[in-house]
RNA sequence: AUCUUAUCCAGAGUAGGUGGAGGGUAAAGGCCCAAUGAAACCCGGCAACCCCGUUGUAACGGAAGGUGCUAAUCUUAGCAAAGUAUUCUUUGAACGAUGAGUC
Numbered sequence: 001a002u003c004u005u006a007u008c009c010a011g012a013g014u015a016g017g018u019g020g021a022g023g024g025u026a027a028a029g030g031c032c033c034a035a036u037g038a039a040a041c042c043c044g045g046c047a048a049c050c051c052c053g054u055u056g057u058a059a060c061g062g063a064a065g066g067u068g069c070u071a072a073u074c075u076u077a078g079c080a081a082a083g084u085a086u087u088c089u090u091u092g093a094a095c096g097a098u099g100a101g102u103c
Stems, first nucleotide, its partner, number of pairs: 003101006013043001016042003022033003029076002044070003049066002051062004079092005
């Protein structure tokens, strides 16, 4: 990288350290975050997919280890449908992210 599948409205530093200008995970646009300190790394934390225990097999509990996450619903619009608003609301798809499996 391929394919399958589950999840994506919760939670996690508001005074941690290093760092020093970008960042919001396709691109371009809107909007937003950022010297009252971005990315990145470390520490801390959250969560519970794998995992461990119990078990009535539906679930419950746990957090040593493997991942993941730690602004805003996947930031929004962009696509389709419905409502009806008159550029708004809802749903879905697509795209994307993460885990587990698969070739």
SAM riboswitch aptamer (S box leader) from Carnobacteriaceae bacterium zg-C25, 103 nucleotides, folded computationally. RNAcentral holds the sequence, with entries from Rfam. Rfam family: SAM riboswitch aptamer (S box leader). Gene Ontology term of the family: regulation of gene expression. Model confidence (mean pLDDT): 77 of 100.